[in-house]
């Protein structure tokens, strides 16, 4: 003296044996319709660890085993096998206050029994630890100092036996607890019972014997954990059960037990099973519905975070471990709740946005700007409660005890103990700075423009938005809601009086069973007694807490929390009350029956009889039909029908009486007699004493078709045949015809089986009619008359009723009871049950669709519905269309282009009352490009303007050159040019964005309105009704009374007449002239002279049914007189409310929209005039009533100056020359024609027509090729009266002649609008055709019958049932094998104490027993 090693001692970490706990705490909602759960009761049928409390005891033994240490398999989990060893681990044996049993006796409770006392007997315990003390006896060791024990004397924690107690568990019963009857029967340990077994304990809980019971919304199916609550409702109720909280069941899926006080045990065990992992392939592991966490799946749900400081558990003597329970923090607008993004001032109401009527408005006091504040985040400083305890020191009091040790126990001081946390929360600093979004603006429902889009894209909770002006789509400004949130989407009640309990309905809307009988069940007349079941009052217990409501109170407030307080129906036991129920018991007669009398009737079954009729069969007369129809035919008929006589045969129906009359329950009954039967009603008031009402199931009965067997069979007749009709006719009609229809017996079970009304009973004004009874009263009598009951009708009071309607036969007012209903369609169908011989019935859904289906009323419409009237509507007539030729318009062709537009009527000789260019708008080529036109602004320009050339050109247009050159103060202005900006245009588009005009129903007679009155309302009334009228014209009548718009009147025109006026109108009379005649008369011309006449153009008048007859309430009609004119004289004008998106943006206007060197503009040519066709509208015609020729009378209305032309002339004529007159009652166009008076033709494609087409003119025109009209010659087409059909017209009209105008150079005019002449015919009359007007009916129409709607068939797609078969999934009965486990027997294998043999002993054997 490093490092080892052994003994000791303490102190960690670990195995291990022992104790307690692991059965609590967390989790989830699979299973469960269950005593699972709730709520309210029993266990005298139980159990219960640790806790408290009371009592009584702890005494001697024994024999193993892990750990350890050695062998040894095994890859690995693990495991065998030998040896040691302890204990509060395990055995056994003493003792027994108690305890269990068996018995007795009280007590209480009653089914077995339960407290409590007693008495013999039997049987039942146990462990020690861990301090403190020192008197006295003691062991073992010794260094003889002494240490360690024990004995004894405390204390603390334990242990056994008993007994209470508390909180726990288990088990039993009352009620409550989702859908499905298309699930009606289920059940053998099932039901009891005896007996054994089993358990902590009752119990078929197991078992074995007996008996044959039990149960019924059972017994199957789906679905679901229940509950305090929770969410919605005024409530009743509905709908829910996430989080907190009680209970429950589960722990991979499925069986089992073991240990324990307590499991059949979330993180224990055993087994088989799927599933993952590990392996050396033998074999083992494993269980997050525990906390985070990670995959998957999904629309979609979070951290592998801190701590055990609090707060509980659990173990320990404690100290203290343990604890994803808990406390905490994190994510996440998921929900409540509080706060902030800033306050105040600020109009030139800035900019920009948006909108606009271009003035402006809005956004908006908003923001710029100024003045503040300072909350929250930011930054910096301070900065908590949640800590109470426990230990451990130290002290101090009381207790146990011999004790001052020790313990226990109540104080005091001191150390110590915080995950949240440097968190909350308080100061300071700074600065308006860092902090607003979503929805939504058509109507519900608050809030509006633009601008894009154009049935697209798109919305859209319902209705619905979007096809060129969208508050509905997008986007935009605005605006409006709520706001750190909005909005979607889902899910629940609400609103839904839309399952109705509160609180609903069935005649027509969904909805009374076809009838009735009757069982269960509901529900039940008076009047006393009992009784207390409902029921109705208190009291008492229970109704867990939370939650919800009231008060208070802690977070700054508030959400959240503490605290107290009301309340929690109901259930339970207890008291009482007895009205009305319910039960017992009496009793009454009013309900309901029974009995007598004497009537009614197609009530039923069954047997007989009877006439008519049809057919049918025989005979007779007789002949050519007959039948049938809208009209025919099939059909029968000379083998003789039909007709008509006679006689038979059969079936089937009963004419008249016959009648909203009779009877029946309902289907139903209908010749007449006769059996048998069933029910009302009416009288009488003897009996019975509530015997009643209604009916789920149930049982009968049930037209017609139909079905089975069997007859029967005239007639009539589904099917079938054949004949008509028809586009067709599997129908209606015609001829035939079988089942059937008729009987028996037997099925079926329906119906528009209807009164679309369930039964019964009560109650509620009346009028009138009818079947049946009976009563008074009169009367000889019939019977008339009044009244009662029953039945059966109409009309109506109140009252119901959506309305129609119902209305003592209620669909009124009640009461009871039963059936049935909940949009439409699928569907009264499928699957499934019953039932049927079979059609079939009954019961009776769903998928998928749709946003209505539906009643009843109204108002149109509309009807091969009806009633009344009107119109050239039809009929009567005349004349025409549709053929023919050529004009004209359209359509379709077709072109560069044939501009556009109008399209049934009501477009089509229309816009267009004048297309060769022009027009014009198409087209083709050529130009312009502030333009052909307006109006502004800027700049330039002394350039007028204008005017006359020239050159290219089709020409527009471009280029050029003159010439004139105003007013002036030579700037400027007006006027031109020219650049340039606004803008001009546009016959581009949309009449479906207008406006105004205009067609058309239609000159139809109608539409309205105010107030009043009817109705819930639409809405009717008035306006309808009787009559008249051309009229809603007008009278009466009337809940209507005025009124308006419309009818008529007034206005033009014409027809008579009176005045007035007298040129350019007229000319009787006068008078003068001329012309003829004869110088006359008389004609005729002019002029004066007149206004009489006619005119002309203006005022009056007249005509109202006023006037007689009839006739009629009247209004009116009807006839008549007078009268120019009679019933509106004639004729225009005028067109109600509205219909038809009716027509026209090309007449003009005009909203959007589109174009801008063109979609505008100018120009030349071209087209609108094109031509195989088809329509429409006209003109000429086809001829003698006619055509030519020649004569010869009569108009009215218009138009004339860039005009209309006379007289004369020229031409055959068109027309030319030329020009009087005339801005017109003057003078011109102007000859009117047909007519009349001769002549000629003579019935022909013609002396008919007149196309076409040659040739020669004339006219306009800038110019007639394309594309003019018009004259002569010549040329001579179709056509000889027009099919189906279809138009116009009723009198000064039709027809028929001709004249005139406007557009317009001219004309395609045979179109239009107008005017005279000549001038018929016919209307019995309203049956039909078309329009219409008014009153009625029916209606599934209402953009309204050109509506509406039904079925197939094709494709396509979805649903949903059926399918040969294949498949999975639950499940019944019978059987097999069968794992762990529990219990039984049964062996083996172990064994101390006690008997007992052997040993000196240690011990060995053996019995009894004895356990895992």
């Nucleotide at each position: 003296g490093a490092g080892g090693u052994u003994u000791g001692g303490a102190g960690g970490a670990g195995a291990g044996u022992g104790g307690c706990g692991a059965a609590a705490g967390g989790g989830u909602g699979c299973g469960u319709a269950a005593c699972g759960c709730g709520u309210g009761g029993g266990c005298a049928a139980u159990c219960u660890g640790c806790c408290u409390c009371c009592u009584g005891g702890c005494u001697g033994g024994g024999g193993a085993u892990a750990a350890c240490c050695c062998g040894c398999c095994g890859a690995a989990a693990g495991g065998c096998g030998a040896g040691c060893u302890a204990a509060u681990a395990c055995c056994g044996a003493a003792u027994g206050a108690g305890g269990u049993c068996c018995c007795c006796c009280c007590u209480c409770a009653c089914c077995u029994g339960u407290g409590g006392g007693g008495a013999a007997g039997a049987c039942c315990a146990a462990a020690g630890g861990c301090g403190g003390g020192g008197a006295u006896u003691u062991g073992a060791c010794u260094u003889c100092g002494g240490u360690c024990g024990a004995a004894c004397c405390u204390g603390c924690c334990g242990c056994c036996g008993g007994g209470a107690g508390a909180g726990g568990a288990g088990c039993c019963c009352g009620c409550g607890u989702c859908c499905u009857a298309u699930c009606a029967g289920c059940u053998a340990g099932u039901u009891g019972g005896u007996g054994a077994g089993g358990u902590a304990a009752c119990g078929g809980c197991c078992c074995a014997c007996c008996a044959a019971g039990g149960c019924u919304u059972a017994c199957g199916g789906g679905u679901a954990g229940c509950u305090g609550g929770u969410c919605u409702g005024a409530g009743a109720g509905g709908a829910u059960g996430g989080u907190c909280a009680g209970c429950c069941a589960c722990a991979c899926g499925g069986g089992g037990a073991c240990u324990g006080a307590g499991a059949c045990a979330c993180u224990g065990c055993c087994c088989a099973g799927a599933c993952u992992c590990c392996u050396a392939c033998g074999g083992g592991a494993g269980g997050c519905u525990g906390c985070a966490g990670u995959c998957g799946a999904g629309g979609a749900u979070c951290a592998u975070u801190c701590g055990c400081a609090a707060u509980g558990c659990g173990c320990g003597a404690a100290a203290g471990c343990g604890u994803g329970a808990c406390g905490a923090u994190g994510c996440g607008a998921c929900g409540c709740u509080g706060c902030g993004u800033g306050g105040a001032g600020g109009a030139u109401g800035a900019a920009g946005g948006c909108c606009u009527u271009c003035g402006g408005g809005u956004u908006g006091u908003a923001a710029a700007c100024u003045c503040c504040u300072g909350u929250c985040a930011u930054u910096c400083g301070g900065g908590a409660a949640c800590a109470a305890g426990g230990u451990c020191g130290g002290u101090g009091g009381g207790g146990u005890a011999a004790a001052c040790a020790g313990c226990c126990u109540c104080g005091c001081c001191g150390c110590u103990u915080g995950a949240u946390a440097g968190u909350a929360c308080c100061g300071g600093a700074a600065g308006a700075g860092g902090a607003a979004g979503c929805g939504a603006c058509g109507g519900c429902u608050a809030a509006c423009u633009c601008u894009g889009u154009g049935c697209c894209a798109g919305c859209a909770g319902c209705c619905g938005c979007g096809g060129u002006a969208a508050u509905a789509c997008a986007g935009a400004g605005g605006u409006c809601g709520c706001g750190a949130g909005c909005g979607u989407u889902g899910u629940u009640c609400g609103g839904a009086u839309u399952u109705a309990c509160u609180g609903g309905g069935c005649g027509u809307a969904a909805a009374g069973a076809g009838u009735g009988c009757g069982u269960a069940g509901g529900c039940g007349g008076u009047u006393c007694c009992g009784u207390g079941u409902g029921u109705c009052g208190g009291g008492u217990g229970u109704a867990a807490a939370a939650u919800g409501c009231c008060g208070c109170u802690g977070u700054u407030c508030a959400a959240c929390a503490g605290u107290g307080g009301a309340a929690c129906g109901c259930c339970a036991u207890u008291c009482g009350a007895a009205a009305c129920u319910g039960c017992g018991g009496a009793a009454c007669u009013a309900g309901a029956g029974u009995g007598c009398g004497g009537g009614a009737g197609g009530g039923g079954a069954g047997a007989g009889c009877g006439g008519a009729a049809u057919u049918c069969c025989a005979g007779g007369u007789g002949u050519a039909g007959c039948g049938g129809u809208g009209a025919a035919a099939u059909g029968c008929g000379u083998u003789g029908a039909u007709a008509u006589c006679u006689g038979g045969a059969g079936g089937a129906a009963c004419a008249c009486c016959a009648g909203u009359g009779g009877c029946g329950a309902a289907g139903g009954c209908g010749g007449c007699u006769c059996u048998c039967u069933g029910g009302a009603a009416c009288g009488c008031a003897a009996c019975u004493g509530a015997c009643g009402c209604u009916g789920a199931g149930g049982c009968a009965c049930g037209a017609a078709a139909g079905c089975g067997u069997g007859g029967g069979g005239a007639g009539c007749a589904a099917a079938c045949a054949g004949g008509a009709u028809u586009a067709g006719a599997u129908a209606c009609c015609c001829u035939g015809g079988u089942a059937g229809u008729c009987c028996a017996c037997g099925c079926c079970c329906u119906a528009a089986a209807c009164g679309g009304u369930g039964u019964a009973c009560a109650c509620u004004u009346g009028g009138u009619g009818u079947g049946g009874g009976g009563a008074g009263u009169a009367u000889u009598g019939a019977u008339c008359c009044u009244c009662c009951c029953c039945g059966u009708g109409c009309c109506g009071u109140a009252g119901c009723u959506a309305a129609c309607g119902c209305g003592u036969u209620a669909a009124g007012u009640g009461u009871a009871c039963c059936g049935c209903c909940u949009g439409g369609g699928g569907a009264g169908u499928a699957c499934g049950g019953c039932c049927g011989c079979a059609a079939g019935g009954u019961u009776g859904a769903a998928a998928c669709u749709c946003a209505a289906a539906g009643a009843a009323a109204u108002u149109g419409a509309c009807g091969g519905g009806g009633g009344c009237c009107c119109g050239c509507a039809c009929a009567a007539g005349c004349g025409g269309a549709g053929g023919a030729g050529c004009a004209u318009g359209u359509g379709g062709c077709u072109c560069a282009a044939u501009u556009c537009g109008a399209u049934g009527c009501a477009a089509c000789g229309c816009g267009a009352a004048g297309a060769a260019c022009c027009u014009u708008a198409c087209c083709a080529g050529g130009a312009c490009u502030u333009g052909a036109c307006a109006u502004g602004c800027a700049g330039c320009u002394g350039c007028a303007a204008g005017c006359c050339g020239c050159c290219c050109g089709a020409a527009a247009g471009g280029g050029u050159g003159g010439c004139c050159g105003c007013c002036u103060c030579c700037g400027a202005g007006g006027g031109u040019g020219c650049u340039g900006c606004a803008c001009a245009g546009g016959u581009g588009c949309u009449g479906c964005a207008u406006g105004g005009c205009u067609g058309u129903c239609g000159u139809c007679a109608g539409u309205u309105c105010g107030u009043g009155c009817c109705g819930u309302g639409a809405g009717g009334u008035g306006u309808u009704g009787g009559g008249u009228u051309a009229a809603g014209u007008c009278c009466c009548g009337c809940a209507a009374c005025g009124a308006a718009c419309g009818c008529a009147a007034c206005c033009c025109c014409u027809g008579u007449g009176u005045c007035u006026a007298g040129u350019u109108g007229c000319c009787a009379c006068c008078g003068c002239a001329g012309g003829u005649g004869a110088u006359g008369a008389g004609c005729u011309u002019g002029c004066g002279a007149g206004c009489a006449c006619u005119c002309u153009a203006g005022u009056c008048a007249g005509a109202c049914u006023g006037c007689c007859c009839g006739u009629g309430c009247a209004a009116g009609c009807g006839g008549g007189a007078g009268g120019a004119a009679g019933g509106u004289g004639g004729g225009g004008a005028c067109g109600a409310c509205g219909u038809c998106a009716a027509g026209u943006c090309a007449g003009u206007a005009u909203g959007g929209c589109c174009u801008u060197u063109a979609u505008g503009u100018c120009c030349u040519g071209g087209g609108c005039u094109g031509c195989a066709c088809a329509c429409g509208u006209g003109c000429u015609a086809c001829a003698a009533u006619g055509g030519g020729u020649g004569g010869u009378a009569c108009a009215g209305a218009g138009g004339g100056a860039a005009g209309c032309a006379a007289g004369a002339c020229c031409g055959c004529a068109a027309g030319g020359u030329g020009g009087a007159g005339c801005a017109a009652a003057u003078c011109c166009u102007a000859g009117a024609a047909a007519g009349c008076c001769a002549c000629c033709c003579c019935c022909a494609g013609u002396u008919c027509a007149g196309a076409u087409u040659g040739a020669a003119g004339u006219c306009u025109g800038c110019a007639a090729c394309u594309c003019g009209a018009c004259u002569u010659c010549a040329u001579g087409a179709a056509g000889u009266c027009g099919g189906a059909u279809u138009c116009g017209c009723u009198a000064g009209u039709a027809a028929u002649g001709g004249c005139g105008c406007a557009u317009c150079a001219g004309c395609u005019a045979c179109g239009g609008c107008g005017c005279c002449g000549u001038g018929a015919a016919u209307a019995c009359g309203u049956u039909c055709c078309c329009g219409g007007g008014c009153c009625u009916u029916g209606u599934a129409c209402a953009c309204a019958c050109c509506g509406c709607c039904c079925g197939u068939c094709a494709c396509a797609u979805c649903a949903c049932g059926a399918a040969a078969g294949c498949u999975g999934u639950c499940u019944g009965c019978a059987c097999c094998c069968g794992a762990a486990g529990u219990c039984g027997c049964u062996g083996c294998a172990c064994c101390a104490a006690c008997c007992u043999g052997c040993g000196c002993a240690a011990g060995c054997g053996g019995g009894a027993g004895g356990a895992a």
RNAcentral holds the sequence, with entries from SILVA. Small-subunit ribosomal RNA from a metagenome, 1412 nucleotides, folded computationally. The coordinates come from a structure-prediction model, not an experiment, and the mean pLDDT is 83.